This record gives sequence, C1' cells and structure tokens, in this order.
RNA sequence: CUUAUCAAGAGUGGGGUAGGGACGGGCCCGUUGAUACCACAGCAACCUGCAACCGCAAGGUGCUAAUUCCCGCGGAUUUUCCGAGUGAUGAG
Repeated sequence: CUUAUCAAGAGUGGGGUAGGGACGGGCCCGUUGAUACCACAGCAACCUGCAACCGCAAGGUGCUAAUUCCCGCGGAUUUUCCGAGUGAUGAG
C1' cells in the first nucleotide's frame, strides 16, 4: 500500500505503581491496585492443518470492561438512522 472483518464471545493469579481507556471533547476504569508485563486459563475461527462446502480446534496470529465506550466528517424521513473517516486485527 491492497483487501476482509470490527453490536457476538472469553479472567484468574503473580510481582509491581499511578495513571489508563490511540488523539480532542464527553463519559467511564483505577490505591478494594487499574494500564502495561509475566504465568496459567479461556474466547474466536483470519491463515496453516484435518475434514470436505456443514464443521473440528492441533499449529501461526489475534483477543478476553463498556459497539472501535460514545461523539468528531457527510447525508437523511433528525430523541434516531445510514455512510465515511480514524483506529485495531488477519491475509497478501
């Protein structure tokens, strides 16, 4: 850069410390210890494999608060809906 998907699903422990949820606004999470890291467990089914169009879950990734947490830009029949964008992940 191209392409597919993103409303479902899945958490405990260890050590460790003050921020974290990409950015701005909001709203949340967090000293009852979050985020990140490690171990184990689990989810899922993109690629490989098996199997044959269903499916299985062994391998490579990924993921396990909140719809990509919501809004941001555009449109419409405007308490809302649709699309785009941004971001993430896989494959090339």
Notes:
This is a predicted structure of a 92-nucleotide RNA (SAM riboswitch aptamer (S box leader)) from uncultured Eubacterium sp. The model forms 93% of the base pairs in the Rfam consensus. Its Rfam family is "SAM riboswitch aptamer (S box leader)". Rfam's curators write: The SAM riboswitch is found upstream of a number of genes which code for proteins involved in methionine or cysteine biosynthesis in Gram-positive bacteria. RNAcentral records the identical sequence in 2 taxa. The organism belongs to Eubacterium, within Bacteria. The coordinates come from a structure-prediction model, not an experiment, and the mean pLDDT is 82.